This is a predicted structure of a 73-nucleotide RNA (transfer RNA) from a Candidatus Latescibacterota bacterium. The coordinates come from a structure-prediction model, not an experiment, and the mean pLDDT is 80. Rfam family: tRNA. It is annotated as a transfer RNA. Taxonomically the source falls in Candidatus Latescibacterota (Bacteria, Pseudomonadati). The RNAcentral record of the sequence draws on ENA.

[in-house]
RNA sequence: GGGGGCGUAGCUCAGUUGGUAGAGCACCUGACUUUUAAUCAGGUGGUCGAAGGUUCGACUCCUUCCGCCCUCA
Repeated sequence: GGGGGCGUAGCUCAGUUGGUAGAGCACCUGACUUUUAAUCAGGUGGUCGAAGGUUCGACUCCUUCCGCCCUCA
């Protein structure tokens, strides 16, 4: 340098014929318990890597860039 994949909550990851962003764990609150843990119930937390474009509408489609990984030379 060519080709391909990934980037979404603190962590691990879902989310596809484009239509108001989710789960588990963690965290916070409450119940239970002498207390802790466990268990149960509820809750907080996101510019969906960045910037543009298409569209009534973009995590999703297109372009460029950034980071990581694989591969070819």